Two RNAs folded together computationally: RNase P RNA and transfer RNA, 465 nucleotides in total. It holds a member of the Rfam family "Bacterial RNase P class A". The coordinates come from a structure-prediction model, not an experiment, and the mean pLDDT is 78.

[in-house]
RNA sequence: CCAGACGGCCGGACGGCCGCUGAUGCCGCAAGGCGUUAGAGGAAAGUCCGGGCUCCAUGGGAACACGGUGUCGGCCAACAGCCGGCGGGGGCGACCCCAGGGAAAGUGCCACAGAAAACAAACCGCCCGCGCAAGGGCACGUCCCCCGCGGGCAAGGGCGAAACGGUGCGGUAAGAGCGCACCGCGCCUCUGGCAACAGGGGUGGCAGGGUAAACCCCACCGGGAGCAAGACCGAAUAGGGGUGGCUGCGCUGGCGACAGUGCAGGGAUGUUCCCAUCCCGCCACCCGGGUAGGUCGCGUGAGGCGUGCCGCAAGGUGCGUCCCAGAGGAAUGGUCGUCCAGCGCGGCAACGCGCUGACAGAACCCGGCUUACAGGCCGUCUGGCUGC
RNA sequence: GGCGGCGUAGCUCAGCUGGUUAGAGCACGGCACUCAUAAUGCCGGGGUCGGCAGUUCAAGUCUGCCCGCCGCUACCA
Numbered sequence: 001c002c003a004g005a006c007g008g009c010c011g012g013a014c015g016g017c018c019g020c021u022g023a024u025g026c027c028g029c030a031a032g033g034c035g036u037u038a039g040a041g042g043a044a045a046g047u048c049c050g051g052g053c054u055c056c057a058u059g060g061g062a063a064c065a066c067g068g069u070g071u072c073g074g075c076c077a078a079c080a081g082c083c084g085g086c087g088g089g090g091g092c093g094a095c096c097c098c099a100g101g102g103a104a105a106g107u108g109c110c111a112c113a114g115a116a117a118a119c120a121a122a123c124c125g126c127c128c129g130c131g132c133a134a135g136g137g138c139a140c141g142u143c144c145c146c147c148g149c150g151g152g153c154a155a156g157g158g159c160g161a162a163a164c165g166g167u168g169c170g171g172u173a174a175g176a177g178c179g180c181a182c183c184g185c186g187c188c189u190c191u192g193g194c195a196a197c198a199g200g201g202g203u204g205g206c207a208g209g210g211u212a213a214a215c216c217c218c219a220c221c222g223g224g225a226g227c228a229a230g231a232c233c234g235a236a237u238a239g240g241g242g243u244g245g246c247u248g249c250g251c252u253g254g255c256g257a258c259a260g261u262g263c264a265g266g267g268a269u270g271u272u273c274c275c276a277u278c279c280c281g282c283c284a285c286c287c288g289g290g291u292a293g294g295u296c297g298c299g300u301g302a303g304g305c306g307u308g309c310c311g312c313a314a315g316g317u318g319c320g321u322c323c324c325a326g327a328g329g330a331a332u333g334g335u336c337g338u339c340c341a342g343c344g345c346g347g348c349a350a351c352g353c354g355c356u357g358a359c360a361g362a363a364c365c366c367g368g369c370u371u372a373c374a375g376g377c378c379g380u381c382u383g384g385c386u387g388c
Numbered sequence: 389g390g391c392g393g394c395g396u397a398g399c400u401c402a403g404c405u406g407g408u409u410a411g412a413g414c415a416c417g418g419c420a421c422u423c424a425u426a427a428u429g430c431c432g433g434g435g436u437c438g439g440c441a442g443u444u445c446a447a448g449u450c451u452g453c454c455c456g457c458c459g460c461u462a463c464c465a
Base pairs, nucleotide, nucleotide: 001384002383003382004381005380006379007378008377009376010375012339013338014337015336016335017334018333020039021038022037023036024035025034026033027032041359045370046369048368049367050366051365052364053226054225055224056223066222067221068220069219070218071085072084073083074082075081086100087098088097089096090095101217102216106215107214108211109210110209123157124156125153126152127151128150129149130148131147135145136144137143138141165183166182167181168180169179170178184206185204186203187202188201189200190199191198192197230296231295232294233293240287241286242285243284244283245282246281247264248263249262250261251260252259253258265280266279267278268277269276303322304321305320306319307318308317309316310315340357341356342355343354344353345352346351389461390460391459392458393457394456395455398414399413400412401411407445416432417431418430419429420428438454439453440452441451442450
């Protein structure tokens, strides 16, 4: 210098002016005015996990069902997260990836192709024996090829994603764990390690193909709902309950307000009358429930920063210090100037002009995961080239 | 805000316990029938199964992530 791996951080800066939301000081009877101060993120997102909190349910325990998790150890309030290991895979390497229990409890499935897809089987083939009508070969035979029958084999070929251990030597008629060596695998055992596991020794000739993000088995975990949870205050109107009062017409009395008395309830079933059936009011006051609306929940918290100690680390712990958004159609913005970064144009250059500034935006809170993200900075490490 | 469901042809839907040509009806195009149209009959075209990964020999189907659409939820019964 080139190419790359991993980790961390920033993700426009400063100032002026005008606004918005919260808190707070002063003035004002009040409406309000003048100040001070704070005001989005690494993901606030997706709502995929785990918790806090709240309500509901619940006498305790176990089993079953359902759902989830799945190498080992540790961390954590908890987790499917994180850290450190182990095993497998990839890369020359730094390093990266893995839903990583059980297929030797059982069941299912393995299309097409292929002889055969799982207590085995044999298409081509290899080998042995017998036969040899026809055909072919020459070394003319009790011969060979071809062919037929009977048997042996699974080495080679072929099919397939996958073919019942692999390689080599021996062995054999040909072959075969048939025998042996190494590798793989199972069982027993020793050593190291908390463990996963690793290494060694012995033994067995091999039994047991794949699939559990198919059913299932094993181990462990799990009450349900979610801040529109939930709590408090509480109108107007309508509706519920209670108490009190009642309408029209005629007559009589009274100048009149009114009083007395008689008769008639009102509405619907198309219309009028009769009959029948069904429904039930109006006013005032009081009471309680709900709604609109308001208040709380609502930010002192598994909290931030600095630092000491313990730990490889995740993290734990001690001390000091700080208070750091809180809306409710929902604030966190707009504009101007200077600078920064990138691009384009002009210019020999200094420079000038113009454009652009990622993803995205709290809504009860917290720990994770996942997804989106222009550009830039820092650190550690790997491979290569060159120079000294 | 919270919770749940769905996505297959232009439209409405099937597609079982994964198996390899992904189907049906309507719609569309052509032909026949008719003087012509409709109806009817025959034939045909049209699909990255919302997208990207993974598991598997094999994915529309199983799993994860993302995208889009729809519904429920505001005191109690």